[in-house]
RNA sequence: AAUCAACGCUGGCGGCGCGCUUAACACAUGCAAGUCGCACGAGAAAGUGGAGCAAUCCAUGAGUAAAGUGGCGUACGGGUGAGUAACACGUGGAUCAUCUACCUCUUAGUGGGGAAUAACCCUGGGAAACCGGGGCUAAUACCGCAUAAGCCUGAGAAGGGAAAGCAGCAAUGCGCUGAGAGAGGAGUCCGCGGCCGAUUAGCUAGUUGGUAGGGUAAUGGCCUACCAAGGCAAUGAUCGGUAGCCGGCCUGAGAGGGCACACGGCCACACUGGCACUGAAACACGGGCCAGACUCCUACGGGAGGCAGCAGUGGGGAAUCUUGCACAAUGGAGGAAACUCUGAUGCAGCGACGCCGCGUGAGCGAUGAAGCCCUUCGGGGUGUAAAGCUCUUUCGACGGGAACGAUAAUGACGGUACCCGGAGAAGAAGCUGCGGCUAACUACGUGCCAGCAGCCGCGGUAAUACGUAGGCAGCAAGCGUUGUUCGGAAUUACUGGGCGUAAAAAGUGUUUAGGCGGUUCUUUAUGUUCCGGUGUGAAAUUUCCCGGCUUAACUGGGAGGGGUGCCCCAAAACUGGAGGGCUUGAUUUUGGGAAAAGAAAGCCGAAUUUCUUGGGUUACGGUAAAUGCCUUAAUUUAGGGAGGAACACCUGCGGUGCAGACGGCUUUCUGGAUCAUCACUGACGCUGAGACACGAAAGCGUGGGUAGCAAACAGGAUUAGAUACCCUGGUAGUCCACGCCCUAAACGAUGCAUACUUGGUGUGAGCCGUUCAUUCGGUUCGUGCCGGAGCUAACGCGUUAAGUAUGCCGCCUGGGGAGUACGGUCGCAAGGCUGAAACUCAAAGGAAUUGACGGGGGCCCGCACAAGCGGUGGAGCAUGUGGUUUAAUUCGACGCUACGCGAGGAACCUUACCUGGGCUCGAAGCGCACUUGACUAGCUGUGGAAACACGGCCUUCCCGCAAGGGACAAGUGUGGAGGCGCUGCAUGGCUGUCGUCAGCUCGUGCCGUGAGGUGUUGGGUUAAGUCCCGCAACGAGCGCAACCCCUGCACGUAGUUGCCACCCGCAAGGGGGAACUCUACGUGGACUGCUCCGGAUAACGGAGAGGAAGGUGGGGAUGACGUCAAGUCCGCAUGGCCUUUAUGUCCAGGGCUACACACGUGUUACAAUGCAGGGCACAAACCGUUGCCAACCCGCGAGGGGGAGCUAAUCGGAAAAAACUCUGCUCAGUUCGGAUUGCAGUCUGCAACUCGACUGCAUGAAGCCGGAAUCGCUAGUAAUGGCGUAUCAGAUCGACGCCGUGAAUACGUUCCCGGGCCUUGUACACACCGCCCGUCACAUCACGAAAGUGAGUUGUACUAGAAGUCGCCGCGCUAACCGCAAGGAGGCAGGCGCCCAAGGUAUGACCCAUGAUUGGGGUGAAG
Repeated sequence: AAUCAACGCUGGCGGCGCGCUUAACACAUGCAAGUCGCACGAGAAAGUGGAGCAAUCCAUGAGUAAAGUGGCGUACGGGUGAGUAACACGUGGAUCAUCUACCUCUUAGUGGGGAAUAACCCUGGGAAACCGGGGCUAAUACCGCAUAAGCCUGAGAAGGGAAAGCAGCAAUGCGCUGAGAGAGGAGUCCGCGGCCGAUUAGCUAGUUGGUAGGGUAAUGGCCUACCAAGGCAAUGAUCGGUAGCCGGCCUGAGAGGGCACACGGCCACACUGGCACUGAAACACGGGCCAGACUCCUACGGGAGGCAGCAGUGGGGAAUCUUGCACAAUGGAGGAAACUCUGAUGCAGCGACGCCGCGUGAGCGAUGAAGCCCUUCGGGGUGUAAAGCUCUUUCGACGGGAACGAUAAUGACGGUACCCGGAGAAGAAGCUGCGGCUAACUACGUGCCAGCAGCCGCGGUAAUACGUAGGCAGCAAGCGUUGUUCGGAAUUACUGGGCGUAAAAAGUGUUUAGGCGGUUCUUUAUGUUCCGGUGUGAAAUUUCCCGGCUUAACUGGGAGGGGUGCCCCAAAACUGGAGGGCUUGAUUUUGGGAAAAGAAAGCCGAAUUUCUUGGGUUACGGUAAAUGCCUUAAUUUAGGGAGGAACACCUGCGGUGCAGACGGCUUUCUGGAUCAUCACUGACGCUGAGACACGAAAGCGUGGGUAGCAAACAGGAUUAGAUACCCUGGUAGUCCACGCCCUAAACGAUGCAUACUUGGUGUGAGCCGUUCAUUCGGUUCGUGCCGGAGCUAACGCGUUAAGUAUGCCGCCUGGGGAGUACGGUCGCAAGGCUGAAACUCAAAGGAAUUGACGGGGGCCCGCACAAGCGGUGGAGCAUGUGGUUUAAUUCGACGCUACGCGAGGAACCUUACCUGGGCUCGAAGCGCACUUGACUAGCUGUGGAAACACGGCCUUCCCGCAAGGGACAAGUGUGGAGGCGCUGCAUGGCUGUCGUCAGCUCGUGCCGUGAGGUGUUGGGUUAAGUCCCGCAACGAGCGCAACCCCUGCACGUAGUUGCCACCCGCAAGGGGGAACUCUACGUGGACUGCUCCGGAUAACGGAGAGGAAGGUGGGGAUGACGUCAAGUCCGCAUGGCCUUUAUGUCCAGGGCUACACACGUGUUACAAUGCAGGGCACAAACCGUUGCCAACCCGCGAGGGGGAGCUAAUCGGAAAAAACUCUGCUCAGUUCGGAUUGCAGUCUGCAACUCGACUGCAUGAAGCCGGAAUCGCUAGUAAUGGCGUAUCAGAUCGACGCCGUGAAUACGUUCCCGGGCCUUGUACACACCGCCCGUCACAUCACGAAAGUGAGUUGUACUAGAAGUCGCCGCGCUAACCGCAAGGAGGCAGGCGCCCAAGGUAUGACCCAUGAUUGGGGUGAAG
């Protein structure tokens, strides 16, 4: 785009079309083919009129109706598509091989006779259908006779064969007979054309041909007899499946593809099968006979029927109409005609089934009503839409008129089309969609549910994707969905594809058919092309033009095109055919050289093994080991013997062969290639379906052989296991002969042949030239590498093409199922070749890119290992976590990167948890309204655990005369407050981690189809993408470094509270000094600057000098692009959700402090490098007025008293400790260790019970250096010693800082961990914690096998034999003719025979369904 459509929702009108695609299933009822009295005989009745008393008769009805004989028609028209793969259809021919009623024309006739018969009458049988007997009668019915122009038969002579009349007064008309012609129609034959299957390969006995005969309208094996043995088939016979064919219709740019409904042509069929009759024509839809199935009637004896005609019914189905009107028109049959008949046809009805047209109103109308929706709450949308005002009336409805179709009569349609009139916006809009493709977005609901979905895919609490709403988009009396067809699809490729790696070159050769084929001349005319021509190729359809319905759809007229075709004539370039030449293609001759080319026979040496003898003695063997071998002497060593297999070096991207493949030497036989020569033949060529041959390894058969090796097997190891890898053994096999098998990643994953198309460089073989020289050059054949153009998706190929072309063959058409099943065929078997489908998926695949990863590679870093020092893991305690417990033990954090973490400080508070008691505008704050003038605070009472509740005392301010207003406060109400409630996976912010690792990017350019690359890679170098050099890159940014702070040196400036010396003073302090220390501000200093060496002369590195410091001096702050949905909604902020007499808030008490246990982090120790007790030095940093607190006094002590000083370089905390020194302890659970517990205290605080710290006395636990494992640290570091601070009323073994003392070690980068760069592989991309294979179990689906079973189709053989034609008989019967007659001819019944439908029997084939069981296969969120 289309549709014979159907379904869902909806539905105003009209025109034109279309309407059982399924059950060629079964049919009730009515109708669909009759007509003619001008062919013929016969011939009613009712009714009416008359007569008669009546029965009845007469007339009329009426020569009517109904029937019969006869004629024509019934073979047309109408229906359907079952069958048919065929001369059925289409197209073009043939018919000298034919027929033709009716019609037209021409011609010749139409004379004379005869015998019957239906109707009718009588009669018989039957339920009926119907049938029989007797009798009468007519014809355009039937039969002779006569005639025969033409006709037929026949070689001829000769012979044969016709007729009908009717109407009319008549003219005449209509008929009849013979013949000829025409028109139209029909039969038969032929060329060509159009389906699928080879898993159908052979078929055929009337088969193919001939002769003779029969038969037909007619040719013909159409039929029969005889003779011959043919005919068809890979250009697809036969068989199977499917199917009516065509004009055309749909689609498509076309070529094609699909379809065959309506309309038109042809065919076939008429319940199923068979058969003939009649006829011009039938083997006959509304005729006949028989058989069968089915239905109906029946008196059970018999009968009747055939809607695939029009309506209609049932059934089937997703689905397809009225038992209508009329012969008015068109057409048909009959008739002389009037006319009759006509479900053909013309019309109407039903159905949005399709196409086409029209309408459902038009104008004005708000900064824009209401409602609804959204909202950032400001507003926005629906929206000029509505309302309202003005106007119109198509369509419809109503009222009225009224055709054409028929030029004269006749109108079903139809009171229809059309026209007129008035009324009134009045009666008339839906459907689908809105994630992308694809035009159109928001809200709510839902929460991987419900659902959507054409593909991709949506939905797991913020869904533009589900459902609803608003809005929007599209189409519109329709809109969607589903089915089907073509297109897009160059996705079967003729136009117009491919095969190295995506699917696809048979493993290789030879060859048949076929296809294709060098050059020249002559000829022919098969194909092609071209000139000319006749006919045909129906109409409709399609295209163009013109016209008719108001338009369109629809339809009329004309034209052109087209149907690519068939037919005739001519030409002869190309192709083909025939004939004659040519030499370049292809062979051949002659002469060379090369080679693991093949076959057979023979032979050698080294090595392995084995046997034997000698020497020799304990192991040998094996990666480690063990199995194994060995004292009967192994391994080893020397000599000798045996046997089998394979041929080191030479040996190469060397050679040969068609491929598989071929490797010691010699001989014989055989094949091919190549070079030179240019002598021969003269296109002999190329390819090659089928066919034939060869074909590694393994395997099979028979017979040999067997040294080594070695499936299977055994043992030993390894391992969680180890039916493996490793080891020790070891049989088939490997070898030979003969015969099979026939497959390989049989690979260059690249078919063969020919020609053409830039180059470079190796190598093998030959020839020519050249050279001292296989030295160089040329040329041919072969074999490699690198590369140009070109090709390719890219990779790559590139004269050995995957380039450019030609010829031929093979093969491919998404993945899986599956190279499976079934069938066939080959094979001894194994198995090979051929080779599907159901079902299932939306991918499978190729090449390349960026990452990530690797028990890949290279380079390089890091307390990463190593080298060291000290710890943890064991003990006690502290602290955090898990678990458990609990009313609650609030919450968060979970590898590194949670666990002395949030918390830098839980007795109350904190506090979020639990129990209980209160409050509800609330504990705090804001707005508005109202009320009060008090309330609060203060003092105080009662209850109470408190909160709280109820009271008492006290008591406003400003303006104003007042009323009143304002301020303030409280109460009430309200908007709402509040929430440490949820979501860190909705977020901001902040933080951790990789990682202070050296990386991460951009602009422009260049390269690539593209992803992307380059830059950023490379050579050096660095701590560093640091720097240098190179380079299709040149630059730049974020990072690195530097700039900042502390510290180390010096200088300058400045000296108080600090420093110094002296004087005064007990001290505090005062006076003096500015050198030093110190303090804190500034400056200098370090930059590979200098020297040497290395290096590319560079960057830089090494060494050195100088220097306080040397190569970023040491430390800090500083954290790129990003990763982990990392952490945090309980710091804060914040979207959404939830809650509102509670998840808010207040209070008391409790809990966060529990305790069988497990883990992390610490601390104290286990002691003598120690402990205890004395003595005696030396810091830094920090803090202090709610504070630090001196001196002094008291207390054993914690502490108390005390009160000086200090807002601090001034006073205080403050004692530094280790160290040093003296004494004791002497290796012990101790003078180590200090847990635990008892008693007594101190301090803070409202309060130390749960639950603080400290002190004294007493007590004196575990622990004697810690398993596997594991942590930190590279220098002022580790270790060790003390001091301070934050938080804080108090409370620290933690955290953060400070200073003192002060080491050891680093060979080095193999390994562990982490990281950086380059490279490589990848089936990974959630990225190796990846991906993914198979079995088993479960569910489900389709398929195969299967003892069989049941249908269908069909072959063969036999049987059967209705009806019927034909043949024979025909003794029975018999009108026409012959005969005087007897009788005959002819005919009929009947009988027999051939053929033959249904049926039967037997046996095959094919196919479908089903089948216990069984086999594999597909699929399936968490086995």
Predicted 3D model of a 1423-nucleotide RNA (small-subunit ribosomal RNA) from an uncultured forest soil bacterium. It matches the Rfam family "Bacterial small subunit ribosomal RNA".